This is a predicted structure of a 475-nucleotide part of an RNA (small-subunit ribosomal RNA, 3' major domain) from an uncultured bacterium. Its mean pLDDT, the model's own confidence on a scale to 100, is 82. Rfam family: Bacterial small subunit ribosomal RNA. Gene Ontology terms of the family: structural constituent of ribosome and ribosome.

Context: one part of a larger RNA
RNA sequence: UGACGGGGACCCGCACAAGCAGCGGAGCAUGUGGUUUAAUUCGAAGCAACGCGAAGAACCUUACCAGGGCUUGACAUCCUCCCGAAAGGCUGGGUAACGCCGGCCCCUCUUCAGACGGGAGAGACAGGUGGUGCAUGGUUGUCGUCAGCUCGUGUCGUGAGAUGUUGGGUUAAGUCCCGCAACGAGCGCAACCCUUGUCAUCAGUAGCCAGUAUUAAGUUAGGCACUCUGGAGAGACUGCCGGGGAUAACCCGGAGGAAGGUGGGGAUGACGUCAAAUCAUCAUGCCCCUUAUGACCUGGGCUACACACGUGCUACAAUGGCGUAAACAAAGAGAAGCGAGCCCGCGAGGGGGAGCAAACCUCAAAAAUAACGUCCCAGUUCGGACUGUAGUCUGCAACCCGACUACACGAAGCUGGAAUCGCUAGUAAUCGCAGAUCAGAAUGCUGCGGUGAAUACGUUCCCGGGUCUUGCACU
Numbered sequence: 001u002g003a004c005g006g007g008g009a010c011c012c013g014c015a016c017a018a019g020c021a022g023c024g025g026a027g028c029a030u031g032u033g034g035u036u037u038a039a040u041u042c043g044a045a046g047c048a049a050c051g052c053g054a055a056g057a058a059c060c061u062u063a064c065c066a067g068g069g070c071u072u073g074a075c076a077u078c079c080u081c082c083c084g085a086a087a088g089g090c091u092g093g094g095u096a097a098c099g100c101c102g103g104c105c106c107c108u109c110u111u112c113a114g115a116c117g118g119g120a121g122a123g124a125c126a127g128g129u130g131g132u133g134c135a136u137g138g139u140u141g142u143c144g145u146c147a148g149c150u151c152g153u154g155u156c157g158u159g160a161g162a163u164g165u166u167g168g169g170u171u172a173a174g175u176c177c178c179g180c181a182a183c184g185a186g187c188g189c190a191a192c193c194c195u196u197g198u199c200a201u202c203a204g205u206a207g208c209c210a211g212u213a214u215u216a217a218g219u220u221a222g223g224c225a226c227u228c229u230g231g232a233g234a235g236a237c238u239g240c241c242g243g244g245g246a247u248a249a250c251c252c253g254g255a256g257g258a259a260g261g262u263g264g265g266g267a268u269g270a271c272g273u274c275a276a277a278u279c280a281u282c283a284u285g286c287c288c289c290u291u292a293u294g295a296c297c298u299g300g301g302c303u304a305c306a307c308a309c310g311u312g313c314u315a316c317a318a319u320g321g322c323g324u325a326a327a328c329a330a331a332g333a334g335a336a337g338c339g340a341g342c343c344c345g346c347g348a349g350g351g352g353g354a355g356c357a358a359a360c361c362u363c364a365a366a367a368a369u370a371a372c373g374u375c376c377c378a379g380u381u382c383g384g385a386c387u388g389u390a391g392u393c394u395g396c397a398a399c400c401c402g403a404c405u406a407c408a409c410g411a412a413g414c415u416g417g418a419a420u421c422g423c424u425a426g427u428a429a430u431c432g433c434a435g436a437u438c439a440g441a442a443u444g445c446u447g448c449g450g451u452g453a454a455u456a457c458g459u460u461c462c463c464g465g466g467u468c469u470u471g472c473a474c475u
Base pairs, nucleotide, nucleotide: 002474004471005470007469008468009467010466011465012464013463015459016458019423020422022420026314027313028312029311030310031309032308033307034305035304042053043052064300065299066298067297068296070294073125077124078123079121080120081119082118083117084116088105089104090103091102092101093100108115109114127289128288130287131286132285136283137282138278139277140276141274143272148187149186150185151184152183153182154163155162156161167178168177169176193266194265195264196263198234199233201231202230203229204228207224208223209222212221213220237260240254241253242252243251244250316416320375321374322373323372324371326369332363333362334361337356338355342351343350344349382413387408388407389406390405391404392403393402429451430450431449432448433447434446435445
């Protein structure tokens, strides 16, 4: 100087408290451990591993296992020889399949050197998701969007260092003011960026419809006032008033205003810490394999199952279940695509194909909600696991191992011990919708809107953090 203290002072944070809804009990989904296995590929490990890498394992993926075949190789550059098109298409034998052995079609350009492509051969080499993240780059997590971390000159100290950065106030903030042997500066804070909330202006189709005409219908004529869309602007700055304060910074209250003191949300992550994570995104040093630790194929496995844990979904019902007929979104996606109306099917779906590269057409029905009817507290008209039968769709292919539909079956479960998580407002809770990945396959993830609360006295305590100070067996 730091680190540490079951030392002190001050301050902050859904940290506690006050509340709301959960998890822990049940069934299922998913990840992990363990066990099993020929293999159950590998990584991630307190917070900060465990619906994590994986935005999607039937084959492929795939890295694992068994078996079969390959060896200049699936991929790159170079050399020699042969062929002429190559690529490709059709096809025979054989195989579990690939590899393997054949046939046919096609018969390149050209300056005749060659180019291009294929085959054979030789070696240089290729190849490695093999090891080391404790050799590394790059990227990422975390403390933490916490308010800190430093430098130049000067001054002080023999020096390590100190000062500045401490003090009095104040702030979300090392934010600002005042003081001061310091005076300045940099990286952070804030602002500049995106989005949302208000207004005016410009523009008016594919959007909209006040008035006029018209229609089943903004359908059409017409119009761009309104909604909306998207350009460029305005607006909020403690600007105004009162009080407090040191006449300062600032704080409290008020006016006006769509919005008030950072308006809400996002992006943005200082110096550093954890030899934190990643050699399996990629790159890369060194080591290792080279008829195999490379590459190909078929089948299997990653989906196993006495068990344990994490994260979720569905419930245990009447603020509910079921039925009938009605209403209101936002944000998205669409050409090897989205696919209306219509017909068939109880249904999943099938037939058909209008329209649409989309403010035009389609996905598309929003659902909770409201109205009416029914059930009457029961393991039930709750709950839906499991199972049987019959089907649909995708795809070479649903046995291992897909999703969905119909009928039947109808398990546990009557609110969950100790313990524990999230959330302060359009939030929690609850309700649906869309997208990425994707042939098919979400209860996950990322977004979108609908309905829409309760509580916060306060900082004694638990946890984490910041500043000053003190002790010190550590540096």